[in-house]
RNA sequence: GUCCAUUUAGCUCAGUCGUAGAGCGCAAGACUCUUAAUCUUGUGGUCGUGGGGUCGAGUCCCAUAAUGGGUA
Numbered sequence: 001g002u003c004c005a006u007u008u009a010g011c012u013c014a015g016u017c018g019u020a021g022a023g024c025g026c027a028a029g030a031c032u033c034u035u036a037a038u039c040u041u042g043u044g045g046u047c048g049u050g051g052g053g054u055c056g057a058g059u060c061c062c063a064u065a066a067u068g069g070g071u072a
Stems, first nucleotide, its partner, number of pairs: 001071007010024004018055001025043006048064005
């Protein structure tokens, strides 16, 4: 240079164009002599960025950035 993949909550990851989710974490409470463990409730988002198309986009199209990989 060229091709491909990934980018979504604090972390790891789901998500058939039609209400953005789970686990872990964090906070509060219950239990316990106390801690841990367990249980309950809560807490969380500019879906990398900028545009386009659509009644409607995390999802489709274009551009671009970061990271990783293939190839020369």